[in-house]
């Protein structure tokens, strides 16, 4: 000066004037005075939890989801160390990393052959016209198991028959991802451990308001149809003119839940390699629901257009300053029960800390 | 707040217990018929298989994150 890697911060300020939601006070009321109001991601709704109801959720099968080893934690699929593999020149990134000698499957094309065996082709070596491999018959052995018997297949010997090359004995070739070896595939089926009751603020309370307690259709009335926020089976509980599901009707209402919560972490101290955890201290920070957090206006100040000058060059471009005009429509986005995480999106800008490259002393 | 689905040529779809040049209509382009169109025929082009990253010898397909469409769910009787 340049091209990387990781970790983070920040995401315009002030002041007026006009609104919007709310707390708190003043007023019978209209009103009025005062205090607060978006994020890092509030988003995707992808995990986990608080809280909340339901048959306190018991046994089976099923489902799901996670997997080196330890730690953190209110949990986790998260963080965090550290092994080990893979990648990169490096900083560093990346990993779903239990198990294919429990069991079934898979492997296109090529190749002689694909997890099975009728073993291609080349060399060595071996048996071979003193007849091998091969074919048939006896004999034995193996096969054989808890025990007798036998049968196919195999060994070895003999006897025949045949009449020229053989043999997976050992090394190469050539196809492929993977070739004579029980190798590869579980993000194939499954086995192994280890976890999961279900549903979710449309959870749940309270109130209030409206209508046609209508039709069909199935199923059933105690040997039970069905319900009971449970996939199916048991077991529980309830249970009858009743239950399911489909059409048609009404209401689209109000008050809590609702925001102080595993909170947050500004600052200091301890324990830990960290991740976090203790202790002090500060700070506590929107609760709307047809959904508020806004718009205009002036002022700066960053960035950016654009023009003029200056350095620098013979000029000019670029770079760098200076000054002058114009922009904040100059990112991504918006809270909706509430916390920990992940993932994605993001204009400009700043910090820190490591890796390289080239160039000067 | 909770669930389900989809995505393949310009359009409509086929292909999913992986197998290598991914396919069909129509639609474009050229030709060949014709006096010229159109019908017919014959030939081509044209795919990031929504994207990314794994798994595998090998992925449109399997598995995870993600972009983007569509649809469903309130009470009460």
């Nucleotide at each position: 000066u340049u091209g990387g890697a990781u970790a983070g911060a920040u995401g315009g300020a002030c002041a007026a004037a006009c609104g919007c939601u709310u707390g708190c006070g003043a007023g019978u009321a209209a009103u009025u005075g005062u205090g607060a109001g978006a994020g890092g991601a509030a988003a995707g709704u992808c995990c986990g939890g608080a809280c909340u109801c339901c048959g306190u959720a018991u046994g089976g099968u099923g489902g799901u989801g996670c997997a080196g080893u330890g730690g953190c934690u209110a949990a986790c699929g998260g963080c965090c160390a550290u092994c080990c593999g893979g990648u990169g020149a490096g900083a560093g990134c990346c990993g779903a990393g239990g198990a294919c000698c429990a069991g079934u499957g898979g492997a296109a094309c090529a190749g002689a052959g694909a997890g099975a065996a009728u073993g291609u082709c080349c060399a060595g070596a071996g048996c071979u016209a003193u007849g091998a491999u091969c074919c048939u018959u006896u004999u034995a052995g193996u096969g054989g198991g808890a025990a007798c018997g036998g049968g196919a297949a195999u060994u070895a010997a003999a006897a025949g028959g045949g009449g020229a090359g053989u043999u997976g004995c050992u090394g190469g070739a050539g196809u492929g991802a993977a070739a004579g070896c029980a190798g590869c595939u579980a993000a194939a089926c499954u086995c192994u451990g280890c976890a999961c009751g279900g549903a979710g603020c449309a959870a749940g309370a309270u109130c209030a308001a409206a209508u046609a307690g209508g039709g069909a259709a199935g199923c059933g009335c105690u040997u039970g149809a069905g319900u009971g926020u449970a996939a199916c089976c048991a077991g529980c509980a309830c249970a009858a003119a009743g239950c399911u599901u489909c059409c048609g009707g009404g209401u689209u209402g109000a008050u809590c839940g609702c925001u102080a919560a595993a909170g947050u972490u500004u600052g200091a101290g301890g324990a830990g390699u960290a991740a976090u955890c203790c202790u002090c201290u500060g700070c506590g920070u929107a609760g709307a629901u047809g959904a508020a957090u806004g718009u205009u206006u002036g002022u700066c100040u960053c960035g950016u257009a654009u023009a003029a000058c200056u350095a620098u060059c013979a000029g000019g471009c670029c770079u760098a300053g200076u000054u002058a005009u114009a922009u904040a429509u100059g990112a991504c986005a918006g809270a909706a029960u509430c916390c920990g995480g992940c993932u994605u999106a993001c204009a400009g800008u700043c910090u820190a800390u490591c890796c390289g490259a080239c160039u000067g002393c | 707040g909770c669930c389900c689905u989809c995505g393949u040529a310009g359009c409509u779809c086929a292909g999913u217990a992986g197998g290598a040049u991914a396919g069909a209509g129509c639609a474009c382009a050229g030709g060949u018929u014709u006096c010229c169109u159109a019908a017919a025929c014959c030939u081509g082009g044209g795919g990031u298989c929504a994207c990314a990253u794994g798994u595998u010898c090998g992925a449109a397909u399997c598995a995870u994150g993600u972009c983007g469409g569509g649809g469903g769910c309130g009470c009460c009787a």
Two RNAs folded together computationally: RNase P RNA and transfer RNA, 438 nucleotides in total. Rfam match: Bacterial RNase P class A. It is annotated as a ribozyme. Rfam describes the family as follows. Ribonuclease P (RNase P) is a ubiquitous endoribonuclease, found in archaea, bacteria and eukarya as well as chloroplasts and mitochondria. Rfam links the family to the GO terms dimeric ribonuclease P complex, tRNA processing and ribonuclease P activity. Its mean pLDDT, the model's own confidence on a scale to 100, is 76.